Model confidence (mean pLDDT): 85 of 100. This is a predicted structure of a 1467-nucleotide RNA (small-subunit ribosomal RNA) from a metagenome. The RNAcentral record of the sequence draws on SILVA.

């Protein structure tokens, strides 16, 4: 520091995802040890049990077993020290400990204030403590109750309680004064009056009067520390919360408090708060800090520290210095427990622990030794604060699981191209060490005078033993470091994103190996980062998301030139504060580190005072250039109103006139003989204004177009006369705002949604046609949207030009020049992802406003506001996707354009499609009908020969090292081989007899055969694992490269343009210059000539012919055209002329085209079978369908007779002559020939010359069938060919459609050959014979090439893609309703309690009285205000469920159509 992912590729935009760090974690696998930390994040849910706050006998009475002393009537008593449960009394239980529910608040942080306050214990200094009184617990008696807890009578003490005295710098009142200060209620001081205190106890001494002293007590002052209250500033979300507030805001008076205050009450006023966000809703304890980050930030608030709040829930007060009180009290409620049913008890968010919840969080431990604390004079007591230990890899840090040597690179595993590679110096072996471990011995610091240690026999030290006790986890397709094998076969599974898996998976599972980290490693969750992806640092808005439709203007923000003052902002240093911990630095202590300790530093938008004055602000006084005004001109469809004009359409009336008109691609509906259309004249009415007219003008935008008048807004130019910054922008707000639409009333010619009809169509709810109503027009009022667009907010300044055009000014005779304002085009710099923009910026800058933050959901829902409605404005979420998108590139495609080819069409000839037959295929059938080929590019194709064989298929019979190859081992000598006879369908089996070969050192070896082991074999699968070969586009003219140049890049250029060609063939132009594969040529053949050689050819010589060699043709020559080119046209010559004809030859590539069955080959499968052998059958089936052919339908013919002319080929298991036999197929025969010699082979056929047939299912046609023969072959039944005789079917020229061919071609005619025993060949491939027609032309069909254009296609139009419907899943809106929750409000009731009142009852202290009694005061009770909770009521907000319903998202191949992308077929 970046990376992956949108595309065929590219650049950009943009989201998603990853690599890092972190955690109070959890889960999975694994686990040796130590130190230091941390450990219910959920149910502020409920809690059994124990403990967590007591202490003081030196405050008091009382009690006391035992001790001591004394006394004793021996019963005991007194005293004393000591102790003490409980009680009275004091202090502490307001600290310490827990939790985070509530709280958006002066709760917290920070800085101030208190002129409005309090303060127990502690400290300092001052003064004092005199003298009295009356009670009451405990205790005792009686008594209620189950208990909790009481009741009554009686006794008693105090540092408990109450009067009195005294007192000041205390309190209150009154009267003056001074000081501080902004302000007096403050401070100081003076006078007078009134009021208010106290407690004792221990020790020592004692002359018993008391004194000293310690601890206490009282008053007042001060301090320290602590607290209360007030306040500036700071720190969450929602505006779909916009208005809120009645004690509300203020005042007066009073009450209350430690204290100010509506804190409370009464009265008076009507205020207070709010877009700088009140009020409401949601969420949340705040901070120091913590995590991350370069930082700014963002997130967070465990542990530790500070503050706050809370203590089952709600309310309340009491006591007290302090509480409205976690382990206090009262009440209400819920819950739990006890109960004798009458009543009672309780509050772990203290430490442990239990249940529950949960993914999840520990011991019912030890100790007060240390630290801090309460009480005490102290000793001491208490203490789940705390110190320790236990459990947990939860985290951080540290250590170890050994070190060295060791190659035959052991064994074994895995892979392998079988050679080897790898695990791997790894192991073993040898030599060492001992951290850890085990055992034994010693043994702390922590304790500041002695003693005293929970931790702990711990840390640590020493000795011994022994490599001994100790390694896993994740990953290995890319990102991202690490690769192979096997298994699996879109299955099982993986996955953070992209994506893997459909038979060769580096992505699944396993193994080997490798990589990473290591007592851990992964996963999940969450935060920050990467993310400059909310952009302050640090982004954008023409087309990617994004400029409000436009204007005016409020608040606000910003603001010209020069000066003076001020010092708010700003800047500087100083002071205060910013707790500690934490962080950074330095040092230091635990062996190191983590951790701890000491010191220093950093840290604020904080406060105070001092200073500076450039800039900003504020105040004052100026200026003129910004802005405005004035004066003089100018242009204009700027706006509103009134009037007016002509052309045209339509309608009405009349004339002329007759059969059509109209409309379309073509038609029809429609109109017309009741007189249309056409034409002429007259009239009515409405709307719009041709030409002028122009990337002309005006306006802010919407928008504005005949002419005239009236009213009216803005602009430009000129002058430089006036004002003197008066300016710019503009959240809200207000106004304007096309069309359509709405309301009311008019108007209505034309046009025309809806609607009707006619066409089109598979359908046509459309496009086309005929009609046609709202509407379009006017008046008044709404609506408020738009691709309201320059998809470009407004203002100002600056930054080359060129060229048009509109309106002014100036110079100039003109031409022209110059200046200001507008409106266009091109273009420099610059900008931009590119396209493009470019003084009219999208450049360089400043100011202000609006807006954006992935796509879909969604220009939506809900809520609110507006509207008569339609609807508008504002505007989410769930869910879902890994993209969506912009610009440009290369292709492909287009019912886009241009140019050009091809038997592509057209022009022709002959066919196919109908018939019969042959052959192939589909289908069907079958035991099997083996397999493959399937649009063009499968279908007389593989197959150039299926009766057996072939043969791969079926049935049956056999066989298992095999029909065939190689190696090894063993065996074998009458061995291998042959083989009569028998069995069998054959294969095969049994088997008499016969009977070998090579080498040799004579032992034997080889070969053969047999047995066994390795292995053979497979036409079994995969042509989508492959090689090779082939088809097709296409013999089309294309396909690329190097260097250079252009572009950020994909890529372009070259290869484009103008000509030309069969051709990217050539020429010219040219940021290209060259080159390669293709084209052409080179090769074969044929046509002409020459030449050489000539056998078997020729009777002979030439010639022909055969086999070689060579020449010839090159646009070379002439003319014209053309750019002087390339070339084209014509001509001459020539056998041949512009490639002479034909062949071979097939660029980069495409179709996962075809072939595993021709061959080869990876992998898989099979191995007494999917191999091999054999017999028979099948591949030849047959209702049908298609393809390729043959023969025909006849007279251009058939039949018969006569007669003429070829070429290519083949031949020894062959071709086969003559001759003879047979009607014939053929037979006999055997000559010749390995072939220019002989044979096939014949007279080749069509042709030609005659005869006949006479248009007929025929003398056409031959299928079919019968009989008789021939040939091949082991064998013609299934299932061959041929011959003869007989039979004589369909068929009379073929629908839609479709094929071939441009010249020696088509068509017609025969001949040969390959395969082959034979042949179903009418096929294939060659050969010659006869021998045409037509091509105007390129509009159209098909295919192809080039340039260009559009594109949402790139598997590339057989593409992409939209909407309804149907099905499934999911989330969501509405919804009759229903069930909750929250916070208020009205009314009713109203606990505890404070306060107030009080006539009933009670009442030691003080007053009075001799006493009774009375008084003051108090208490209880009662009454009242307030008051928690409860009840009730109507609303508000919010949530769950809901019949039904709305749309949405997603889902594999569903249905219907074809809307969009090409002119997408109606842009």
């Nucleotide at each position: 520091a970046g990376a992956g992912u949108u595309u065929g590729a590219u650049c950009g935009u943009g989201g998603c995802u990853c690599a890092g760090g972190a955690u109070g974690a959890a889960c999975g696998c694994u686990a040796g040890c130590g130190g230091c930390g941390c450990g219910c994040u959920u149910a502020a849910u409920g809690c059994a049990u124990g403990c967590a706050a007591g202490u003081c006998g030196a405050g008091c009475g009382a009690u006391g077993a035992g001790g001591c002393u004394c006394c004793u009537u021996c019963g005991g008593g007194a005293g004393u020290a000591c102790a003490u449960c409980a009680g009275c009394g004091g202090c502490a239980g307001a600290c310490g400990g827990g939790u985070g529910a509530g709280u958006a608040a002066c709760a917290c942080g920070u800085g101030g204030g208190u002129a409005a306050c309090c303060u127990g214990c502690c400290c300092u200094a001052c003064a004092g403590a005199c003298g009295g009184g009356g009670a009451u617990a405990a205790c005792g008696g009686c008594u209620a109750g189950a208990a909790a807890u009481g009741g009554u009578c009686g006794c008693u003490a105090a540092u408990a309680c109450c009067g009195g005295a005294u007192a000041g710098u205390c309190u209150g009142a009154a009267u003056g004064a001074a000081c501080u200060g902004g302000g007096a209620u403050g401070u100081u001081g003076a006078u007078u009056c009134a009021g208010g205190a106290a407690a004792g106890u221990g020790g020592c001494c004692u002359u018993c009067g008391g004194g000293c002293u310690g601890c206490g007590c009282u008053g007042a002052a001060g301090g320290a520390g602590g607290g209360g209250c007030c306040u500036g500033c700071g720190g969450c979300c929602c505006a779909u919360c916009a208005g809120u507030u009645a004690g509300u805001u203020g005042g007066u008076a009073g009450g209350g408090u430690a204290a100010c205050g509506g804190c409370c009450u009464a009265c008076c006023a009507a205020g207070g708060c709010g877009a700088u966000g009140a009020c409401g809703g949601g969420u949340a304890g705040g901070g120091g800090g913590u995590g991350u980050g370069a930082g700014a930030g963002c997130a967070u608030g465990a542990c530790c520290c500070c503050c706050c709040a809370c203590a089952a829930u709600g309310g309340g007060a009491c006591u007290g210095a302090g509480a409205c009180a976690c382990g206090g009290c009262c009440c209400a409620u819920a819950c739990u427990c006890c109960u004798a049913c009458g009543g009672g008890a309780g509050g772990c968010a203290g430490c442990a622990g239990c249940a529950g919840g949960g993914a999840g969080u520990a011991u019912u431990g030890c100790g007060c030794a240390a630290u801090g604390g309460a009480c005490g004079c102290a000793a001491g007591u208490c203490a789940g604060a705390c110190g320790c230990a236990g459990c947990g890899a939860c985290g951080c840090c540290a250590c170890g699981u050994g070190g060295g040597u060791g190659a035959c690179g052991a064994a074994g595993g895995c892979c392998u191209u079988c050679g080897g590679g790898u695990c791997g110096u790894a192991a073993a072996g040898c030599c060492c060490u001992u951290u850890u471990g085990u055992a034994g011995g010693g043994g702390a610091c922590g304790a500041g005078a002695c003693a005293g240690g929970a931790c702990g026999g711990u840390a640590c030290c020493c000795u011994a033993c022994g490599a001994a006790u100790a390694a896993g986890c994740g990953u290995c397709g890319g990102c991202u470091a690490a690769c192979u094998a096997c298994g699996u076969g879109c299955c099982a599974g993986c996955a953070g994103c992209c994506g893997c898996g459909u038979u060769a998976a580096g992505a699944c599972g396993u193994a080997g190996g490798a990589c990473g980290c290591g007592a851990g490693c992964g996963u999940u969750a969450u935060c920050c980062g990467g993310a400059u992806u909310u952009a302050c640092u640090g982004g954008g808005c023409g087309u990617a998301a994004a400029g409000c439709g436009c204007c005016u203007g409020u608040a606000g923000g910003c603001g010209g030139u020069a000066g003076a003052g001020u010092a708010a902002g700003u800047c500087g240093g100083c002071u205060g504060u910013g707790a500690a911990a934490g962080c950074c630095c330095c040092g230091u202590g635990c062996u190191u580190a983590a951790c701890g300790c000491g010191g220093g530093g950093a840290g604020g938008c904080c406060a105070g005072g001092c200073g500076a004055u450039a800039c900003u602000g504020c105040u004052c006084a100026a200026c003129u250039u910004g802005a405005g005004g004035a004066u003089g001109g100018c242009a204009g469809a700027g706006g509103g109103g009134a009037g007016u004009g002509g052309a045209a359409u339509u309608c009405c009336c009349g004339g002329u006139g007759u059969a059509g008109c109209g409309g379309u691609a073509a038609a029809a509906u429609g109109c017309g003989c009741a007189g249309a259309g056409a034409u002429c004249g007259g009239g009515a009415g409405g709307a719009a204004c041709a030409c002028c007219a122009g990337u002309g003008g005006c306006g802010a935008a919407g928008g504005c177009g005949g002419c005239u008048c009236c009213c009216u807004g803005g602009g430009c130019c000129a002058u430089a006369c006036c004002u003197g910054a008066c300016g710019c922008u503009g959240a809200g707000a207000g106004g304007c705002g096309a069309a359509a639409g709405c309301u009311a009333g008019g108007g209505g010619a034309g046009c025309u949604a809806a609607c009707a009809g006619g066409a089109u169509u598979a359908g046509a709810g459309a496009c086309c046609c005929u009609g046609g109503u709202a509407g379009u027009c006017c008046u008044a009022g709404c609506c408020c949207u738009a691709a309201a667009c320059g998809a470009u907010g407004g203002a100002u300044g600056c930054u080359a030009g060129g060229u048009g055009u509109g309106g002014g000014g100036c110079c100039g005779a003109c031409a022209g020049g110059u200046u200001c304002c507008g409106u266009g085009c091109c273009g420099c710099a610059g900008c931009u992802a590119a396209c493009g923009c470019g003084u009219u910026a999208a450049g360089c800058a400043u100011c202000c406003c609006g807006c954006c933050u992935g796509g879909g959901g969604a220009c939506u829902a809900c809520g609110g506001c507006c509207g008569c409605a339609a609807g508008g404005c504002u505007a989410a979420a769930a869910c879902u996707c890994a993209a969506a998108c912009g610009a440009a590139u290369u292709g492909a495609c287009g019912g886009g354009g241009c140019c050009c080819c091809g038997c592509a069409c057209a022009a022709g000839c002959a066919g196919c499609g109908g018939a019969g037959c042959g052959u192939g295929u589909g289908g069907u059938u079958u035991a099997a009908u083996u397999c493959g080929a399937u649009g063009c590019u499968a279908c007389a194709c593989g197959a150039a020969g299926a009766a057996c064989c072939u043969u791969a298929c079926c049935u049956g019979g056999a066989u298992u090292u095999g029909a065939c190859a190689u190696g090894c081992a063993c065996g074998u000598g009458g061995u291998a081989g042959u083989g009569a006879a028998c069995c069998g369908a054959a294969a095969g089996g049994u088997g008499a007899g016969c009977g070998a070969c090579c080498c040799c050192u004579c032992g034997g070896g080889g070969a053969g055969c047999g047995u066994g082991c390795a292995c053979a074999g497979g036409u079994g699968c995969u042509g989508c694992a492959u090689g090779g070969c082939u088809g097709u586009c296409g013999u089309c003219a294309g396909c690329u490269c190097g260097u250079g140049c252009c572009g950020u890049g994909a890529g372009g250029u070259g290869u484009c343009g103008g000509g030309u060609u069969a051709a990217g063939u050539c020429c010219c132009g040219u940021a290209a210059c060259g080159a390669g594969c293709g084209c052409a040529a080179c090769c074969c053949u044929u046509g002409c000539c020459c030449u050489u050689a000539g056998u078997u050819g020729u009777a002979u010589g030439u010639a022909u012919c055969u086999a070689g060699g060579g020449g010839g043709a090159c646009u070379g020559c002439c003319g014209g055209c053309g750019a002087c080119a390339a070339g084209c046209c014509g001509g001459a010559g020539g056998a041949a002329g512009g490639u002479g004809g034909g062949g071979a030859u097939g660029a980069c590539g495409u179709c996962a085209a075809g072939u595993c069955a021709g061959c080869a080959u990876g992998g898989c499968c099979u191995u007494u079978a999917u191999g091999u052998c054999c017999a028979g059958g099948g591949c030849u089936a047959c209702a049908c369908a298609c393809a390729c052919g043959c023969u025909a339908c006849a007279a251009u013919g058939g039949a018969c007779g006569g007669u003429a002319c070829a070429a290519u080929g083949g031949g020894c298991a062959g071709c086969c002559a003559a001759a003879c036999c047979g009607c014939g197929a053929g037979g006999u025969g055997g000559a010749g020939c390995g072939a220019a010699u002989c044979c096939c082979a014949a007279c080749a056929a069509a042709g030609c010359c005659g005869u006949u047939c006479g248009u007929a299912g025929u003398u056409c046609g031959a299928a079919u069938u019968g009989c008789a023969g021939g040939c091949u072959g082991c064998a013609a039944c299934u299932c061959g060919c041929c011959u003869g005789c007989a039979u004589g079917a369909a068929g009379u020229u073929g629908g839609a459609g479709u094929u071939g061919c441009u010249a020696g071609u088509a068509a017609c005619c025969g001949c040969g050959c390959g395969u082959c025993a034979g042949c179903u060949a009418u096929a294939g491939u060659g050969c010659g014979g006869u021998g045409a027609a037509u091509a105007c032309g390129u509009u159209c069909c098909c295919g192809g090439g080039g340039c260009u254009u559009g594109u949402a296609c790139a598997c590339a139009c057989c593409g992409c893609c939209c909407g309804u419907c149907a099905c499934g899943u999911c989330a969501u809106g509405g919804g009759a309703g229903u069930c909750g929750g929250u916070a208020a409000c009205g009314c009713c009731u109203g606990a505890a309690g404070c306060c107030a009142g009080u006539a009933g009852c009670c009442u030691a202290g003080c007053c009075u009285u001799a006493a009774c009694g009375g008084g003051a005061g108090g208490g209880c009770g009662c009454u009242g205000u307030c008051g928690a909770a409860g009840g009730u009521g109507g609303g508000a907000c919010u949530g769950g469920c809901a019949a039904c319903u709305g749309g949405g998202a997603c889902g594999a191949a569903g249905u219907c159509g074809u809307a969009a992308c090409a002119a997408g077929g109606u842009a």